[in-house]
Molecule: FMN riboswitch aptamer (RFN element)
Organism: Acetitomaculum ruminis DSM 5522
RNA sequence: GAAGUUCUUCGGGGUCAGGUGAAGCGUUUAAACGCCAUUCCUAACCGACGGUAUAGUCCGUGACCUGCCAUUGGCAGUUGAACCGGUGAGAUUCCGGUACCGACAGUGAUUGUAUUUAUACAUAAGUCUGGAUGGGAGAAGUUAACU
Numbered sequence: 001g002a003a004g005u006u007c008u009u010c011g012g013g014g015u016c017a018g019g020u021g022a023a024g025c026g027u028u029u030a031a032a033c034g035c036c037a038u039u040c041c042u043a044a045c046c047g048a049c050g051g052u053a054u055a056g057u058c059c060g061u062g063a064c065c066u067g068c069c070a071u072u073g074g075c076a077g078u079u080g081a082a083c084c085g086g087u088g089a090g091a092u093u094c095c096g097g098u099a100c101c102g103a104c105a106g107u108g109a110u111u112g113u114a115u116u117u118a119u120a121c122a123u124a125a126g127u128c129u130g131g132a133u134g135g136g137a138g139a140a141g142u143u144a145a146c147u
Stems, first nucleotide, its partner, number of pairs: 003147002007141004015043001017042003024035003044127002046102002048061004056100002065077005082098005104130003111122004
């Protein structure tokens, strides 16, 4: 001096948009009207960690989920999506173009089925609510003594 070891901190982002206006609420003699959907329509926005020429889409890891062991954990499984052109020594990572993806549970206009005609069942969220002010892959520093 380096590695291990020690300790500390950090370690997940994104619509207060426009349209429509069911149920409901407010106003009214009543109607009209107003409020009203982050799941509908339009557009917008987001992208953990390590590798590599700079990555949501390549390779791998973590978390979530499932099972087993029987434990503050280990093992196994599952786990979405990109192409073309250009530059270059090197890029599915940069530039240009056109696309695509996003777990689980919940959730009064979505969609479908049934028929009792307003009910039942299923179904619709990357951004809402929740597990999670969590956890982890890891990152930055630190380290007396010891190897």